About this RNA:
The RNA shown here (transfer RNA) has 72 nucleotides and comes from a Pseudomonadota bacterium. Model confidence (mean pLDDT): 81 of 100.
Parts: sequence; structure tokens; C1' cells
RNA sequence: GCUGGAGUAGCUCAAAGGUAGAGCAAUCGCUUCGUAAGCGAUGGGUUGUGGGUUCGAGUCCCUCCUCCAGCU
Repeated sequence: GCUGGAGUAGCUCAAAGGUAGAGCAAUCGCUUCGUAAGCGAUGGGUUGUGGGUUCGAGUCCCUCCUCCAGCU
């Protein structure tokens, strides 16, 4: 330098163009003499950056950034 893949909640990951979710973690409550476990609730996101297409974009297109793999 070229090709491909990945980037979404604190972490691991979903979401086939139409309300952004789950598990774990966190906080609070219930339960217990107490702790753990269990149950319930709550909070947490400019979907890596910037543009484009569309009535509507996490999703499609382009640029750039970071990481991984391969080729040279």
C1' cells in the first nucleotide's frame, strides 16, 4: 500500500429500513438474626467521526478514525 471483518449501556452481545433491547454488573426494595442465593423495581445509549440516500437509518452508500486477520 491492497483486501476482508469489527466498532451499539460499565462488560458480553442482539436488533433482516418503522418505539434501540437482553444477560451480567450498579442502585433501591422484599426475603434472612446476618451474609450469600432468590424475587421485584429503577437508572444507565449524541449506535466510533463527518456527510449522503430515504417520509423514516443502528441497518443502505461515501470519507475519515481505532482494532483484528490476510496479501504484498